[in-house]
Molecule: transfer RNA
Organism: bovine gut metagenome
RNA sequence: CGCCAUAGCCAAGUGGUAAGGCAGUGGACUGCAAAUCCGCGAUUCCCCGGUUCAAAUCCGGGUGGC
Numbered sequence: 001c002g003c004c005a006u007a008g009c010c011a012a013g014u015g016g017u018a019a020g021g022c023a024g025u026g027g028a029c030u031g032c033a034a035a036u037c038c039g040c041g042a043u044u045c046c047c048c049g050g051u052u053c054a055a056a057u058c059c060g061g062g063u064g065g066c
Base pairs, nucleotide, nucleotide: 002066003065004064005063008022009021010020016053024040025039026038027037028036046062047061048060049059050058
C1' cells in the first nucleotide's frame, strides 16, 4: 500500500430498512427410523464518529485477519 470483517458455520446484498445453503429446533410423513416436505431465527451487519429524509452500503478514525 491492497483486500477482507454480515446468524453457530459458509455466504448474497454496494443508499430505500438484511437473500440463500449447512447446522440447530418444532411439526407432517413412517410400524420405528432414514430420506423428503412445512414452519422458526441477525431491536448493535467488527467498534466509534460523520454525511443523508434514510447507511450493512458513502466518508474519517480505530481493531482484527490475509